This is a predicted structure of a 523-nucleotide part of an RNA (small-subunit ribosomal RNA, 5' domain) from a metagenome.
The coordinates come from a structure-prediction model, not an experiment, and the mean pLDDT is 81.
[in-house]
Context: one part of a larger RNA
RNA sequence: GUAUGAACGCUAGCGGCAGGCCUAAUACAUGCAAGCCGAACGGCAAGUUUGAUAGCAAUAUUGAACCUAGAGUGGCGUAAGGGUGCGUAACACGUAUGCAAUCUGCCCUGUACAGGGGAAUAGCUCGGUGAAAACCGGAUUAAUGCCCCGUAAUAUGUUUGGAAGGCAUCUUCUGAUCAUUAAAGUUGAGGCGGUACAGGAUGAGCAUGCGUAUGAUUAGUUAGUUGGCGGGGUAACGGCCCACCAAGACGAUGAUCAUUAGGGGAACUGAGAGGUUGAUCCCCCACACUGGCACUGAGAUACGGGCCAGACUCCUACGGGAGGCAGCAGUAGGGAAUAUUGGACAAUGGGUGAGAGCCUGAUCCAGCCAUGCCGCGUGCAGGAAGAAGGCCUUCUGGGUUGUAAACUGCUUUUGCCAGGGGAUAAAAUGUCUGUGCGCAGAUAAUUGAAGGUACCUGGUGAAUAAGCCACGGCUAACUACGUGCCAGCAGCCGCGGUAAUACGUAGGUGGCAAGCGUUGUCC
Numbered sequence: 001g002u003a004u005g006a007a008c009g010c011u012a013g014c015g016g017c018a019g020g021c022c023u024a025a026u027a028c029a030u031g032c033a034a035g036c037c038g039a040a041c042g043g044c045a046a047g048u049u050u051g052a053u054a055g056c057a058a059u060a061u062u063g064a065a066c067c068u069a070g071a072g073u074g075g076c077g078u079a080a081g082g083g084u085g086c087g088u089a090a091c092a093c094g095u096a097u098g099c100a101a102u103c104u105g106c107c108c109u110g111u112a113c114a115g116g117g118g119a120a121u122a123g124c125u126c127g128g129u130g131a132a133a134a135c136c137g138g139a140u141u142a143a144u145g146c147c148c149c150g151u152a153a154u155a156u157g158u159u160u161g162g163a164a165g166g167c168a169u170c171u172u173c174u175g176a177u178c179a180u181u182a183a184a185g186u187u188g189a190g191g192c193g194g195u196a197c198a199g200g201a202u203g204a205g206c207a208u209g210c211g212u213a214u215g216a217u218u219a220g221u222u223a224g225u226u227g228g229c230g231g232g233g234u235a236a237c238g239g240c241c242c243a244c245c246a247a248g249a250c251g252a253u254g255a256u257c258a259u260u261a262g263g264g265g266a267a268c269u270g271a272g273a274g275g276u277u278g279a280u281c282c283c284c285c286a287c288a289c290u291g292g293c294a295c296u297g298a299g300a301u302a303c304g305g306g307c308c309a310g311a312c313u314c315c316u317a318c319g320g321g322a323g324g325c326a327g328c329a330g331u332a333g334g335g336a337a338u339a340u341u342g343g344a345c346a347a348u349g350g351g352u353g354a355g356a357g358c359c360u361g362a363u364c365c366a367g368c369c370a371u372g373c374c375g376c377g378u379g380c381a382g383g384a385a386g387a388a389g390g391c392c393u394u395c396u397g398g399g400u401u402g403u404a405a406a407c408u409g410c411u412u413u414u415g416c417c418a419g420g421g422g423a424u425a426a427a428a429u430g431u432c433u434g435u436g437c438g439c440a441g442a443u444a445a446u447u448g449a450a451g452g453u454a455c456c457u458g459g460u461g462a463a464u465a466a467g468c469c470a471c472g473g474c475u476a477a478c479u480a481c482g483u484g485c486c487a488g489c490a491g492c493c494g495c496g497g498u499a500a501u502a503c504g505u506a507g508g509u510g511g512c513a514a515g516c517g518u519u520g521u522c523c
Stems, first nucleotide, its partner, number of pairs: 001523001003521002006519005013376006019369002021334001026332003030329003035076003040073002047066008083287003093211007102204002107200007115149004125138005155180003159176007185192002213259003220250003225247004230242003262284004266277004289310005312323004340366001342365003348362001349360004379410004389401005415460006424450001430443005467512005472493003478507005488495002
């Protein structure tokens, strides 16, 4: 000198763009953050319309249609998105390869198919237990829930031929034989779905080479340890696990141990080489009160699912129960220190649905903070009686503040007031027509949180707006007074003991400027 997720002191007019718990992965009140589907299913409260019966009527009982709330079965989603950096020195990450050792819901392409039957169960209803959370029993009912039979191969497995190729196990092509295994309906009749197989796309898993912090005041480490054979397990290879056999395996090219740490793209600095960092944004990994475990599923060993144990908090009728903000806000605590319990789904994206739509603290916006960067303003021109006042002085005087002010003229960024005000939607969805399907064409209407904001025009009036630090040398900028090794200053050298350009104040001057200075940290 530069930089900063900064903090502190003094000061402060505006706008744009960004950023904002670096500490306690501490504990959390409250609200919201993951739902959707009645075009899968049984059913149905309230409401609207209407009928019947009793009644003079009010009303009561009951039936039908429409409409569908809440609850339930079922399906898809909840493994994404969002947060944090505890752990991890490791195939975690980066890069380059391999899988002749693998899986992949939704989506796309293609081929083939969907015949028949059955038993339950939630709900509802009846009854019971419990303070509650919740649970138990009886009767009864549906499905795209569950089960059985049939059909079936380029699927899977058994036995068995041929050909080609390679990289050990093998791979590819082509045959034969036997066995096993599927399905679901709904509709507004257009569709939307279902089953099997093959291919694609996307996503994931595994393996390997190289790279990836410090310490030798850590030198030896290791028994599932290293390898083999055979099994089990997995989507898949493998001591991943097990039985048996062998005695290996790693290490001064630093094993093991200890300490520290998420990794990368990148960021800062520097002429570069390098050094330092890993906030914001993007990719990967790990974690979700602590530890362990599996279930479901295409996918989890699952942040807002489950079980067990533990710590903590809460409720309790003391028998027993409930909970997990490292989601968005917010609270307490810690700290030098870090924001609103805001608006909207209008856009983009996601889930679901045939769709309308619903949900979405993702997202888009607004609020707070000079935390940073950038931009603008706080006027401009003229004006010497060189005014007054202040300060200095060699004191009737002179110097300086200083064209500075006053005064005259001009402008109106900004502020305030008034008026206008587009784009983000030349949208999409819907309806109609055409079409075998993609889709194409036509067409009515609606929809903007930000926001009456940005921006534009007019009016008004210099009107609303300057500080901070320094002035001995390094280092741009000096005098007076006070103080008297005191009070104090200080980055280094050092200054102060009676004329201090170094302390304090004032005037003046220099530097930067809505900031300035100090402190911390990196180069």